The RNA shown here (SAM riboswitch aptamer (S box leader)) has 104 nucleotides and comes from Cyclobacterium marinum. The source organism's lineage runs through Bacteria, Pseudomonadati, Cytophagia, Cyclobacteriaceae and Cyclobacterium. The model forms 97% of the base pairs in the Rfam consensus. The sequence is in RNAcentral, with records from Rfam and Ribocentre.
RNA sequence: GAUUUAUAAAGAAGUAGCGAGAGACUGGCUCUAUGACCUACUGGCAACCUUCAUCAAAUGAAAAGGUGCCAAUUCCAGACUCUUAAAUAAGAGGACUAUAAAAA
Numbered sequence: 001g002a003u004u005u006a007u008a009a010a011g012a013a014g015u016a017g018c019g020a021g022a023g024a025c026u027g028g029c030u031c032u033a034u035g036a037c038c039u040a041c042u043g044g045c046a047a048c049c050u051u052c053a054u055c056a057a058a059u060g061a062a063a064a065g066g067u068g069c070c071a072a073u074u075c076c077a078g079a080c081u082c083u084u085a086a087a088u089a090a091g092a093g094g095a096c097u098a099u100a101a102a103a104a
């Protein structure tokens, strides 16, 4: 990197460093020298793996460990399909993306 499965309307920031772009891509919109993004430390959120009740499923509890995450619904929309609609458009799926787990 590809594949499979699951999840994505909730939640959670301070300090220091750096110094210009950042939010995947395209369009929009937003954040950003009152210092974003990123990095480090500390703190936190969540509960996929994990542990326990209880052997499995389901449910509930916990948070030591492995990940993840801590602006905005995955920030919003995005090929294509279906439904409603005269049309604009709206809704559902789907695609894309991200994360976890699995297996090769």
Stems, first nucleotide, its partner, number of pairs: 003102006013042005021031003025078004043070003048066002050062004080093005
Description: Model confidence (mean pLDDT): 82 of 100. Its Rfam family is "SAM riboswitch aptamer (S box leader)". About the family: The SAM riboswitch is found upstream of a number of genes which code for proteins involved in methionine or cysteine biosynthesis in Gram-positive bacteria. Rfam links the family to the GO term regulation of gene expression.